[in-house]
Formats: sequence, structure tokens, C1' cells
RNA sequence: GCUCGGGUAACUCAGCCUGGAUUAGAGUGCCACCCUCCUAAGGUGGAAGUCGCAGGUUCAAAUCCUGUCCCGGGCA
Repeated sequence: GCUCGGGUAACUCAGCCUGGAUUAGAGUGCCACCCUCCUAAGGUGGAAGUCGCAGGUUCAAAUCCUGUCCCGGGCA
């Protein structure tokens, strides 16, 4: 340099192929409460996201297109 995969909540990931509006979900963790003599376990509720970044297409983009940054694999 070329090519493939990945980047979404504090962490691990789904959703992306086939755009759809009512809000982007799950598990773990975190906070509050319930339960318990206390803790753990269990139960209920809650907070937390510019969907790597920028631009474009569209009535509408996490999803399509372009550029770019970071991580990993392959080729040279």
C1' cells in the first nucleotide's frame, strides 16, 4: 500500500442484509425500595447512549452512499 472483520449504555453483545417513525434493546454492573436479625440470593423500579467521527441521499438513517480515525486478521 491492497483487502476482510469490528467500533452501539461503565463492561459483554443484539439490532444493520430487507430504512419507518411511541421511546435503540438484552445480560452483567450501578442506584433506590421490598424481602432478611445482617449479608448473599431473590423480587420491583430507575438512571445511564451525539449508535467511532464528518458529510451526503431520503419525508424519514444505528441501518444506504462517500470520506476519515481507531482496533484486529490476511496479502504484498